[in-house]
RNA sequence: GCCCGAUAAGAGCACACCCGGAGUGAUCCGGGGCCGCAAAACUUGAGGUCUCUGGCCGUCGGCCGGAGAUAGCUCGGUGCCGAA
Numbered sequence: 001g002c003c004c005g006a007u008a009a010g011a012g013c014a015c016a017c018c019c020g021g022a023g024u025g026a027u028c029c030g031g032g033g034c035c036g037c038a039a040a041a042c043u044u045g046a047g048g049u050c051u052c053u054g055g056c057c058g059u060c061g062g063c064c065g066g067a068g069a070u071a072g073c074u075c076g077g078u079g080c081c082g083a084a
Base pairs, nucleotide, nucleotide: 004082005081012037013036017032018031019030020029021028022027035072041078042077043076045075046074047073048070049069050068051067052066053065054064055063056062057061
C1' cells in the first nucleotide's frame, strides 16, 4: 500500500416520532429523541424510488421531456480507524 472488517481504542452520526422554521411538493434546517450504522464521512457519475411540471396515448393507467428530492436505496469516485 492492497485485501479485509474485530465484544479493539479514541471517537462520530442519529431511524421513527415530537416542537419550531423553509418549500407547491418530494424533502430539508434547528432543537429534542436514539432504530440502527466499519464509514449512517463527503460526492448525484450511472441506475432505482419519490415530487412538481409540459406534452402524447388513453379504461385503470402508461410513455417521452424538463426541473428538483433521496448519500440511512444500489453501484461508482474521494476517503477515516487498524486486530486477525
The RNA shown here (c-di-GMP-I riboswitch aptamer) has 84 nucleotides and comes from a Gemmatimonadota bacterium.
It was read from a public genome assembly, where an Rfam model found it.